The RNA shown here (Glycine riboswitch aptamer) has 77 nucleotides.
It was read from a public genome assembly, where an Rfam model found it.
Model confidence (mean pLDDT): 80 of 100.
[in-house]
RNA sequence: ACGGCGCUCUGGAGAAGCCCGCAUGGCGCGGGUGCCGAAGGUGCAAAUCUCUCAGGCAAAAGGACAGAGUUUAUCAC
Numbered sequence: 001a002c003g004g005c006g007c008u009c010u011g012g013a014g015a016a017g018c019c020c021g022c023a024u025g026g027c028g029c030g031g032g033u034g035c036c037g038a039a040g041g042u043g044c045a046a047a048u049c050u051c052u053c054a055g056g057c058a059a060a061a062g063g064a065c066a067g068a069g070u071u072u073a074u075c076a077c
Base pairs, nucleotide, nucleotide: 004072006070007069008068009067010066011065016033018032019031020030021029022028034057035056036055040053041051043049
């Protein structure tokens, strides 16, 4: 130096804007079933597999992962 952790920017899927009740100017609260799987977690030697605990099912937010940039620690040379 490549690479690693962190940070910044960009891209980033899937699945009920469900039903019922309460309340209501609005945000909402409770119950019910259906569904997703890419934060995390479970199982397996491991996984983007699996389970669906957590999370999620208009938008927003989050988001595995990828690209670019950058600080920093260590090592090689």